[in-house]
Context: one part of a larger RNA
RNA sequence: AGACGGGAGCCCGCACAAGCGGUGGAGCGUGUGGUUUAAUUCGAUGCUAAGCGAGGAACCUUACCAGGGCUUGAAAUCUAGCUGUGGUCUGCCGGAAACGGUGGACGUCUUCGAGAUUGCUAGACAGGUGCUGCAUGGUUGCCGUCAGCUCGUGCCGUAAGGUGUUCCCUUCAGUGGGGUAACGAGCGCAACCCUCGUCGUAUGUUAUAUGUCAUGCGAGACUGCCGUGGCUAACACGGAGGAAGGUGAGGAUGACGUCAAAUCAGCAUGGUCCUUUGACGCCCUGGGCGACACACGCGCUACAAUGGCUGGGACAGCGAGCUUUGUGCUAACCCGCGAGGGGGAGCGAAUCUCUAAACCCAGUCUCAGUUCGGAUUGAAGUCUGAAACUCGACUUCAUGAAGUUGGAAUCGCUAGUAACCGCAGAUCAGCCACGCUGCGGUGAAUACGUUCUCGGGCUUUGUACU
Numbered sequence: 001a002g003a004c005g006g007g008a009g010c011c012c013g014c015a016c017a018a019g020c021g022g023u024g025g026a027g028c029g030u031g032u033g034g035u036u037u038a039a040u041u042c043g044a045u046g047c048u049a050a051g052c053g054a055g056g057a058a059c060c061u062u063a064c065c066a067g068g069g070c071u072u073g074a075a076a077u078c079u080a081g082c083u084g085u086g087g088u089c090u091g092c093c094g095g096a097a098a099c100g101g102u103g104g105a106c107g108u109c110u111u112c113g114a115g116a117u118u119g120c121u122a123g124a125c126a127g128g129u130g131c132u133g134c135a136u137g138g139u140u141g142c143c144g145u146c147a148g149c150u151c152g153u154g155c156c157g158u159a160a161g162g163u164g165u166u167c168c169c170u171u172c173a174g175u176g177g178g179g180u181a182a183c184g185a186g187c188g189c190a191a192c193c194c195u196c197g198u199c200g201u202a203u204g205u206u207a208u209a210u211g212u213c214a215u216g217c218g219a220g221a222c223u224g225c226c227g228u229g230g231c232u233a234a235c236a237c238g239g240a241g242g243a244a245g246g247u248g249a250g251g252a253u254g255a256c257g258u259c260a261a262a263u264c265a266g267c268a269u270g271g272u273c274c275u276u277u278g279a280c281g282c283c284c285u286g287g288g289c290g291a292c293a294c295a296c297g298c299g300c301u302a303c304a305a306u307g308g309c310u311g312g313g314a315c316a317g318c319g320a321g322c323u324u325u326g327u328g329c330u331a332a333c334c335c336g337c338g339a340g341g342g343g344g345a346g347c348g349a350a351u352c353u354c355u356a357a358a359c360c361c362a363g364u365c366u367c368a369g370u371u372c373g374g375a376u377u378g379a380a381g382u383c384u385g386a387a388a389c390u391c392g393a394c395u396u397c398a399u400g401a402a403g404u405u406g407g408a409a410u411c412g413c414u415a416g417u418a419a420c421c422g423c424a425g426a427u428c429a430g431c432c433a434c435g436c437u438g439c440g441g442u443g444a445a446u447a448c449g450u451u452c453u454c455g456g457g458c459u460u461u462g463u464a465c466u
Stems, first nucleotide, its partner, number of pairs: 001466002003463003007460007015450002019413005026301008034292002042053002064287007073125001077124006087106008109115001127274002130272003136268002138263003141259001143257001148187006154163003167178003193251004198219007212350001222245001225239005290432001303406001307365007319354003328347002333342003372403001377398007419442007
């Protein structure tokens, strides 16, 4: 100087407390461990792994396994030799395909030098999701959007180093004010950026509309005004006006560093290893990544009457939609109990389509393992796709399991938040999405306070630790 303390002081944070809703019990979905397996590819492992990489595992993906095949190789550059040479179409045999063997038809550049170029052979080489994240770049997580981390000169100290950055007040803030052997400065804080909320104005169409909307420009909020307190300070509290008030709300933005944290499987890359023959390379078929005594994480659906079911009625927003003549979003209408099928209007979209549910009204059920709950199983189907056996989603009929509010323990949230309700999108042929990312609809309760728990900041104290 640090680090640590079941030392002290001060101060923060959904940290506790006050509240609301969950998890832990059940069934299912999903990830992980373990076990099993020919293989169940690999990575991630307290907080900071476990609906994570994966924003789509039937084939492909795919890295794993079994079997079948190839060896200048699936793709790249170059050299030499050979090759009637660029391309198109089409047979036959073996085969699961890959591949191997064997044919046919059409066409053909040129400066006529075998030159470009194709294929074959040979050789340099390729190739590797093989290893090392403890050789690395890049990127990322956490502490933490915490308020800190430093430098120049000066001063102090033999020196390590200190001072500045401590102290008092204040702030979300090393924010600001005062003081001060310090005076200044940098990276952070804040502001500048984006979105939302008010108004003015200009332009615009697909609009009935002076409206909504879209795009741009501008105004507005600054403790500016008043009062009280405070040091005539920073600032705090109250008030006025205002759409908005003291950071208006949200986002983007992540200092010096820490964890030899994560990633050689996104990519790049040093080193190392495998590769003329049973390859750690490459292709293909099938299987596996989907196994199942069990353990854990994250979710969904419930256990019901603030509810279930039937009929009728109402209201969103974010977004997406064919890359150009093939099939994207698909209306009306018809068929089907339904998934869906037919149909084809409109729309490359402020024009057309996808497009709500909770809610409201009426009826019914009357507390029960039920008209709750829907797992599981049987049968019949629909759709996508060469192909749904392993292993897709959905529909109808039948079946109707556990479950009556969950031990110890534990999580989220302070306002348009929690909770409840649905919708859209990416990925995507389809989908195991109950996931993720957004969007709107309905819309609370509580915060006395800082003793305690956890994490953090500043100062100080102890130390046999560095």